[in-house]
Context: one part of a larger RNA
RNA sequence: GAGUAGCGAUAAAAGUGGUGAGAAUCCACUUCGCCGAAAACCCAAGGGUUCCUGGGCAAGGCUCGUCCCCCCAGGGUAAGUCGGGACCUAAGGCGAGGCCGAAAGGCGUAGUCGAUGGAAAACAGGUUAAUAUUCCUGUACCACCUUAUAUGAGCGAAGGGGUGACUGAGAAGGGUAGGUCAGCCGGGUGAUGGAUAUCCCGGUUCAAGCCUGUAGGGUGAGGGAUAGGCAAAUCCGUCCCUCGUUAAGCCUGAGAGGUGAGUACGAGAGGCUUCGGCCUCAUAAAGUGAUUGAUCCCAUGCUUACGAGAAAAACCUCGUAGUGUUGAUUAUAAGGUGCUCGUACUCUAAACGGACACACGUGGGUGAGUUGAGAAUACUAAGGCGCGU
Numbered sequence: 001g002a003g004u005a006g007c008g009a010u011a012a013a014a015g016u017g018g019u020g021a022g023a024a025u026c027c028a029c030u031u032c033g034c035c036g037a038a039a040a041c042c043c044a045a046g047g048g049u050u051c052c053u054g055g056g057c058a059a060g061g062c063u064c065g066u067c068c069c070c071c072c073a074g075g076g077u078a079a080g081u082c083g084g085g086a087c088c089u090a091a092g093g094c095g096a097g098g099c100c101g102a103a104a105g106g107c108g109u110a111g112u113c114g115a116u117g118g119a120a121a122a123c124a125g126g127u128u129a130a131u132a133u134u135c136c137u138g139u140a141c142c143a144c145c146u147u148a149u150a151u152g153a154g155c156g157a158a159g160g161g162g163u164g165a166c167u168g169a170g171a172a173g174g175g176u177a178g179g180u181c182a183g184c185c186g187g188g189u190g191a192u193g194g195a196u197a198u199c200c201c202g203g204u205u206c207a208a209g210c211c212u213g214u215a216g217g218g219u220g221a222g223g224g225a226u227a228g229g230c231a232a233a234u235c236c237g238u239c240c241c242u243c244g245u246u247a248a249g250c251c252u253g254a255g256a257g258g259u260g261a262g263u264a265c266g267a268g269a270g271g272c273u274u275c276g277g278c279c280u281c282a283u284a285a286a287g288u289g290a291u292u293g294a295u296c297c298c299a300u301g302c303u304u305a306c307g308a309g310a311a312a313a314a315c316c317u318c319g320u321a322g323u324g325u326u327g328a329u330u331a332u333a334a335g336g337u338g339c340u341c342g343u344a345c346u347c348u349a350a351a352c353g354g355a356c357a358c359a360c361g362u363g364g365g366u367g368a369g370u371u372g373a374g375a376a377u378a379c380u381a382a383g384g385c386g387c388g389u
Stems, first nucleotide, its partner, number of pairs: 013031006032386004040366004046346002050344001051075006060068002080141002082342004087118002092113003098107003122139005142338009154323002159318004167305004173298003178292005183204006205264001209259003216252004220243007228236002265287001268281005306309001352361002368380003
């Protein structure tokens, strides 16, 4: 220079009380304001203890600070079913032998890794200061093992076949979530002109599973032969015959209904209080219908188009080597087993990437009301904030 620039979105504060040495800044309450396809909620990535509790105020915090995502100490993450591994493969990586190359090394077969994809199974309520589809309560389901009963000739893979198995666009239908209204239940009756009324406020909730098999969608069935499917085949494929074809049968399939399901959940008032909560009313009331309606489900459906739209395992079936009447296999019931890693917190952000508590960037899901074609706009609900002078 200079007590100057600046103190990082113009969403906004005010009052009362508390704590404290000290309060515009911390806490509580009452008003006010802002967001509300977000400035709300839940995840993935990333971060890694930032989470919760007690204590603290040197430094960090653009002021302050009794406060903190700061410092100190203690505590906190519970799984057969959620996500990963003990399963599978894609792009791509590695790569026994092999080929190539002065060397280092490069390529690559068999293989082996590799999810952003495929593949068994859990929901509702309650609970902690901090975890919960993980704990608890209730009700389930899956895989494998053992036993019992029944069955009585098949079973059987690193093999064959099927399936898994997939594009774009478009249209119509059925349903559900959600919303709204009515009914029902509980409460209220007015500081100012009126308001016992057809008034006002709040509530009206429940899953998986099991039974049933609907709207809809798909599909011919039986028998015989068989040079193909690297061997075999009763499987698949191909051919022939019979029956059938506005249909039946079979397969699939949302939802609804029943059950689950009630001492579950579900208002407020009064009293006590160590302010955490406890007790009483109390065994807490009603707990229905109509309408609207999805971008969600049926649906990997249907129709249509050409640019013709992963793989492998699981699963079903065939049967080789074998094995099986000294009982394979299957069904039912009961009993048992179910390993390992993650799980706190943040996540359009003060915790991630930007040197910062940075007006920037960051994938997915949910996303209410009135207005409206709408996830626009404006105002609001739940919820969250008033952007650290």